[in-house]
């Protein structure tokens, strides 16, 4: 110091989002690129604060980085 989608990473106390990957369907002889639609989240666990927590606090875990 960060834990958030199969990776890579956004985010704010009020419904979770992009890029990318899959999958369908336009295109095309056909690929490949391109457009559209879709699937895909225990928001690291536990406990507190609040009408309400992914977000605030506490503890704990595995990981990164410095310094002794």
């Nucleotide at each position: 110091g960060g834990a958030u989608a199969g990776c890579u990473c956004a985010g704010u106390g009020g419904u979770a989002g992009a890029g990318u990957u899959c999958a369908u369907a336009c295109u095309u002889a056909g690929c490949a690129a391109g457009c559209a639609u879709g699937a895909g989240g225990u928001c690291c666990u536990g406990g507190g604060u609040u009408c309400a927590a992914u977000u605030c606090c506490c503890a704990g875990u595995a990981c990164c980085u410095c310094c002794a």